Predicted 3D model of a 476-nucleotide part of an RNA (small-subunit ribosomal RNA, 3' major domain) from a metagenome. The RNAcentral record of the full RNA draws on SILVA. The coordinates come from a structure-prediction model, not an experiment, and the mean pLDDT is 84.

[in-house]
Context: one part of a larger RNA
RNA sequence: UGACGGGGGCCCGCACAAGCGGUGGAGUAUGUGGCUUAAUUCGAGGCAACGCGAAGAACCUUACCUGGGCUUGACAUAUGCCUGGCGGGGUGUGAAAGCAUCCUUUCCUUCGGGACGAGCAUACAGGUGCUGCAUGGCUGUCGUCAGCUCGUGUCGUGAGAUGUUCGGUUAAGUCCGGCAACGAGCGCAACCCGUACUGUCAGUUGCGACCAGGUGAUGCUGAGCACUCUGGCGGGACUGCCCGUGUUAAGCGGGAGGAAGGCGCGGAUGACGUCAAGUCAGUAUGGCCCUUACGCCCAGGGCUGCACACGUACUACAAUGGGCGGUACAGUGGGAAGCAAAACCGCGAGGUGGAGCAAAUCCUCAAAACCGCCCCCAGUUCAGAUUGCAGUCUGCAACUCGACUGCAUGAAGCCGGAAUCGCUAGUAAAGGCGUAUCAGCAACGACGCCUUGAAUACGUUCCCGGGCCUUGUACA
Numbered sequence: 001u002g003a004c005g006g007g008g009g010c011c012c013g014c015a016c017a018a019g020c021g022g023u024g025g026a027g028u029a030u031g032u033g034g035c036u037u038a039a040u041u042c043g044a045g046g047c048a049a050c051g052c053g054a055a056g057a058a059c060c061u062u063a064c065c066u067g068g069g070c071u072u073g074a075c076a077u078a079u080g081c082c083u084g085g086c087g088g089g090g091u092g093u094g095a096a097a098g099c100a101u102c103c104u105u106u107c108c109u110u111c112g113g114g115a116c117g118a119g120c121a122u123a124c125a126g127g128u129g130c131u132g133c134a135u136g137g138c139u140g141u142c143g144u145c146a147g148c149u150c151g152u153g154u155c156g157u158g159a160g161a162u163g164u165u166c167g168g169u170u171a172a173g174u175c176c177g178g179c180a181a182c183g184a185g186c187g188c189a190a191c192c193c194g195u196a197c198u199g200u201c202a203g204u205u206g207c208g209a210c211c212a213g214g215u216g217a218u219g220c221u222g223a224g225c226a227c228u229c230u231g232g233c234g235g236g237a238c239u240g241c242c243c244g245u246g247u248u249a250a251g252c253g254g255g256a257g258g259a260a261g262g263c264g265c266g267g268a269u270g271a272c273g274u275c276a277a278g279u280c281a282g283u284a285u286g287g288c289c290c291u292u293a294c295g296c297c298c299a300g301g302g303c304u305g306c307a308c309a310c311g312u313a314c315u316a317c318a319a320u321g322g323g324c325g326g327u328a329c330a331g332u333g334g335g336a337a338g339c340a341a342a343a344c345c346g347c348g349a350g351g352u353g354g355a356g357c358a359a360a361u362c363c364u365c366a367a368a369a370c371c372g373c374c375c376c377c378a379g380u381u382c383a384g385a386u387u388g389c390a391g392u393c394u395g396c397a398a399c400u401c402g403a404c405u406g407c408a409u410g411a412a413g414c415c416g417g418a419a420u421c422g423c424u425a426g427u428a429a430a431g432g433c434g435u436a437u438c439a440g441c442a443a444c445g446a447c448g449c450c451u452u453g454a455a456u457a458c459g460u461u462c463c464c465g466g467g468c469c470u471u472g473u474a475c476a
């Protein structure tokens, strides 16, 4: 100087408390451990691994296993020799790959050769083989915590100190005051994006007030751009104003006006560093290793196995509910090898069909809610696992191993031990919708969107994490 303390002081954070909803019990989905296996490819391991890499494992993917094959190779560059192809078509064998074989078939030319390709040979290719404790790059975490440093000066023999401590204050090393310090940098804040109010410009594909036409009805049409909305440029919030308080300061408490008030709300943004944290399997890369194989191609299998254990979710255990009928109201988005309306067929998944749409134009476009009726507390008209049969769709192909539909079947489960998680407002909880990946889908995941919409916070003693000062130390 740090680090640590079941030392002290001050202060924060859904850290506790106060509340609301869960997890831990059940069934299923998914990841992991373990076991099994020819293989169940590899990585991730307290927080910060475990719906993680994977935003799509039937083949492919695929790295694993078994078997069949190839050896300058699936891919790159170069040289020498040799050849005429490349491409297209066929035969045999085969699971395919491959192997063997046949037919057809070039261009330019200064006739030396060249372009392109095959074969042979050689340099080499190739490796998801090892090392993340050799690395770059990227990422997680402490933590959006308020810290981390430097120049000059001063102090100290020196390590170093001072500044950065102190008194207030703040979300903040934020600002004010004081001070042997005076300044500065990286962080904080602001500048950026969205959202909430408004002015102006613009007015179609959007809109519907006035005028007119038309319909069973509808902005459907003419005309229009008021309004809604869209999206470009502005305004607006700054403790600016008032009162109190404070040191006349920074600020704090209250009030007015205002769509919004003291950081308005949300996002992007992550200092010096820590964990030899993670990644050689995204890519790059040193070293080491393999070279008729640890490379490459193919078929099939596996990654989906199942006495068990854990994590994360979904669905429930019902009456604030379930069923049936009626009837409203969104937003983000996506669409051409695509989205697909009307109409018709089917109980349904879906099929036929194809209007319209490269889309503010066409398509996709809600559920809970609300109204009425039934159920009457029961393992039930709760719950839906499991299984049987019959189907639909995608795809070369659904046996291992897809999703969905109908009928039948109707398991556990009556609110969950110890323990434990999230959340402070348009939040939690509840309800549905969209998208990426994608032929299809194991999505109940992830990322977004809107709809309905709470309760509680006395307080900081305690648990956890963190910041500043101080103290002890036999630790570095």
Stems, first nucleotide, its partner, number of pairs: 001476002003473003007470007015460002019423005026315008034306002042053002064301007073124001077123005083117002087104007106115003126290002129288003135284001137279003140275001142273001147186006153162003166177003192267004197235007206225002211222003238261001241255005317416001321375006333364003338357002343352003382413001387408007429452007